[in-house]
RNA sequence: GGAGCUUAAAAGCAAACCUGCUGUAAAACAGGGACGCAAAGCCAUGAGUCCUAUAAGGAUAGUCAGGCUGCCAAA
Numbered sequence: 001g002g003a004g005c006u007u008a009a010a011a012g013c014a015a016a017c018c019u020g021c022u023g024u025a026a027a028a029c030a031g032g033g034a035c036g037c038a039a040a041g042c043c044a045u046g047a048g049u050c051c052u053a054u055a056a057g058g059a060u061a062g063u064c065a066g067g068c069u070g071c072c073a074a075a
Stems, first nucleotide, its partner, number of pairs: 012037002017032004022027001035062001041068003045065003048060004
């Protein structure tokens, strides 16, 4: 340095799609529904991607990075 021993328990969230509703739109929200997720909890700070009535705004944290917080536990 690599591989094995290695398995949990209790929970949680919820893609696509369908319906409703809001919005110019991207998309958000609610219900159904589960592709998946060890932070798929929260934050729009940086980058990416998307939308735009083109004023500069908006969306995306389940795109990547960063920050904060959380459950259990062999060792």

Predicted 3D model of a 75-nucleotide RNA (c-di-GMP-I riboswitch aptamer) from a Clostridia bacterium. The coordinates come from a structure-prediction model, not an experiment, and the mean pLDDT is 82. The organism belongs to Clostridia, within Bacteria. The model forms 89% of the base pairs in the Rfam consensus. The sequence was found by an Rfam model in a public genome assembly. Its Rfam family is "c-di-GMP-I riboswitch aptamer". Rfam describes the family as follows. GEMM was predicted in a large-scale screen for bacterial structured RNA regulatory elements.